[in-house]
RNA sequence: CCGGGCGACCGCUGCCGGUGUAAAAACCGGUAGAGGAAAGUCCGGACUCCAUCGGGCAGGGUGCCAGGUAACGCCUGGGCGGCGCAAGCCGACGGAAAGUGCAACAGAAACAAACCGCCCUUCUUCGGGAGGGUAAGGGUGAAACGGUGCGGUAAGAGCGCACCGGCGUCACGGUAACGUGGCGGCCGGGCAAACCCCACCCGGAGCAAGACCAAAUAGGGGAGAAGGGUUGCCCGACCCGUUAUCACUCCCGGGUUGGUUGCUAGAGCGCCGCAGCGAUGCGGCGUCGAGAGAGAUGGUCGCCGUCCUUCCCCUCGGGGAGGGAUACAGAAUCCGGCUUACAGG
Numbered sequence: 001c002c003g004g005g006c007g008a009c010c011g012c013u014g015c016c017g018g019u020g021u022a023a024a025a026a027c028c029g030g031u032a033g034a035g036g037a038a039a040g041u042c043c044g045g046a047c048u049c050c051a052u053c054g055g056g057c058a059g060g061g062u063g064c065c066a067g068g069u070a071a072c073g074c075c076u077g078g079g080c081g082g083c084g085c086a087a088g089c090c091g092a093c094g095g096a097a098a099g100u101g102c103a104a105c106a107g108a109a110a111c112a113a114a115c116c117g118c119c120c121u122u123c124u125u126c127g128g129g130a131g132g133g134u135a136a137g138g139g140u141g142a143a144a145c146g147g148u149g150c151g152g153u154a155a156g157a158g159c160g161c162a163c164c165g166g167c168g169u170c171a172c173g174g175u176a177a178c179g180u181g182g183c184g185g186c187c188g189g190g191c192a193a194a195c196c197c198c199a200c201c202c203g204g205a206g207c208a209a210g211a212c213c214a215a216a217u218a219g220g221g222g223a224g225a226a227g228g229g230u231u232g233c234c235c236g237a238c239c240c241g242u243u244a245u246c247a248c249u250c251c252c253g254g255g256u257u258g259g260u261u262g263c264u265a266g267a268g269c270g271c272c273g274c275a276g277c278g279a280u281g282c283g284g285c286g287u288c289g290a291g292a293g294a295g296a297u298g299g300u301c302g303c304c305g306u307c308c309u310u311c312c313c314c315u316c317g318g319g320g321a322g323g324g325a326u327a328c329a330g331a332a333u334c335c336g337g338c339u340u341a342c343a344g345g
Base pairs, nucleotide, nucleotide: 001345002344004304005303006302007301008300009299010298012033013032014031015030016029017028018027019026035328039339040338042337043336044335045334046333047206048205049204050203059202060201061200062199063198064078065077066076067075068074079093080091081090082089083088094197095196099195100194101191102190115138116137117134118133119132120131121130122129123128146164147163148162149161150160151159165187166186167184168183169182170181171180172179173178210261211260212259213258214257220252221251222250223249224248227235228234229233268287269286270285271284272283273282274281275280305326306325307324308323309322310321311320312319313318
C1' cells in the first nucleotide's frame, strides 16, 4: 500500500417509476447500499442549545525550535540526547542557583558529611587518649560534593597549571532551537510521570444537541349559564348557609407518547498543473459514493483469484491433480488525528 472478483436464487433498507387506494397499505420493476480500521471514545474541531462586557481565582491540559492546519496532545522539517557498522529508529526534551519535600537497603554522612585512614599539636602507664586539619586513599551505595596528571603542602584541597567535562560570558554562523571559537577556576549531586515556579491554551453540555407538528388520556390555569349593572369585576343557580370541591362547554400553555426535521454536497473524492525539502497550500477539469432508528447493507450455491501443503509430469522456463486457509471486524450528526485488532499478499 492492498485486503478478494464474477454469476444465480432467496431476503433487508432508502429513493425513483408503475399498478392500486379517498389517502394509505400491498404488489411489480429499476437503482444505490460499511471500513481501513466503521472499533476504543483518547485528543482536536464543525454544528446546536445555554451562559457570557472584560478580566481574574479555582480546576484541567500542553511543554526543544520553526512551520503546517479550522484546530490539536496531530503532522512536517530542523536541533539536542540515546541506540545502531550503517540505512535508520526512539525520546513528557522548560526550570533542581525561588521555595517545600522525598530517597528502601547499606553507609559516619544523601547536602554542605570525618567511620577507617593520613597529617599537626599535646598528654602518656607507650597499649593509646584529647584537640584540630584533611574529601587525596579505603569502605557503603543506583548515586558521595567535577575527572586525569603534574606541581604544591605538615597532610591535603582548583590552592596553582595542562587537557577533558559542565556553567557563565563575548564574537561569529543560524529566523530559532542550537553550533563553532575565545575568555573567566565560576565547579552550586538526583527526582518536577512530587508539590511547585514559568510560558501558553481551555466557558458548560452535547444530535438522547436543538427545532417544528399533533390525537387521545390524566392533570394545571383562565373564562363561561338567563338576565342586569359602572364591563376591572360584581350580583345572580334549588329553601337557607358555606365553599368554589365535582360535573358540563370553550380557550391557553406544559408533560408523556408519536411523527417530521436536524440528516448527510462535505475542512468531500479523483486526475492534472504550480509553489514548497516536506507537512501542506493555491488553481483548473471532472464527479456525487449509505442515511437506518432497535437499528437495513445478509444467507446459500457455483466458477475463478491469492497463499500454504502433498503428489505427478517436465523440453528445468514451468505445467497438472488433491487437500487446507481466506482475517480483524459492523456506519448511527459530521470531519481531522492518535491508539488498538487483523488471514494473506
Bacterial RNase P class A from a Tepidiformaceae bacterium, 345 nucleotides, folded computationally. A source record names the gene rnpB. It matches the Rfam family "Bacterial RNase P class A". About the family: Ribonuclease P (RNase P) is a ubiquitous endoribonuclease, found in archaea, bacteria and eukarya as well as chloroplasts and mitochondria. Rfam classes the family as a ribozyme. Its mean pLDDT, the model's own confidence on a scale to 100, is 76.